[in-house]
Molecule: TPP riboswitch aptamer (THI element)
Organism: Chitinophagales bacterium
RNA sequence: UAAUCACUUCAGGGGUGCUUUAUCAAAAGCUGAGAUUAUACCCUCAUAACCUGCUCUGGUUAAUACCAGCGAAGGGAGUAAGUCGUUAGCAUACC
Numbered sequence: 001u002a003a004u005c006a007c008u009u010c011a012g013g014g015g016u017g018c019u020u021u022a023u024c025a026a027a028a029g030c031u032g033a034g035a036u037u038a039u040a041c042c043c044u045c046a047u048a049a050c051c052u053g054c055u056c057u058g059g060u061u062a063a064u065a066c067c068a069g070c071g072a073a074g075g076g077a078g079u080a081a082g083u084c085g086u087u088a089g090c091a092u093a094c095c
Base pairs, nucleotide, nucleotide: 001088002087003086004085006083007082008081009080010078011044012043013042014041017030018029019028020027021026050075051074052073056069057068058067059066
């Protein structure tokens, strides 16, 4: 000097579903980081935090979720600052 893991700060982006009872309110159950306890959780340049296509296709589930595909698809918020460590290169000093 460059790359990078982690962390901190500031700034920004995002989701909040399914089933049953009840059918107003509410309660119970499922998955998940998160199911509006949020001053939480996840993500910030990208093969997806999240949105669109999608009331999609196949498997699976009580259903959502999940697995595979669509998908290197089309979009998507800092290529921010700092600290520590690691790796690589270069320079200098000493032995």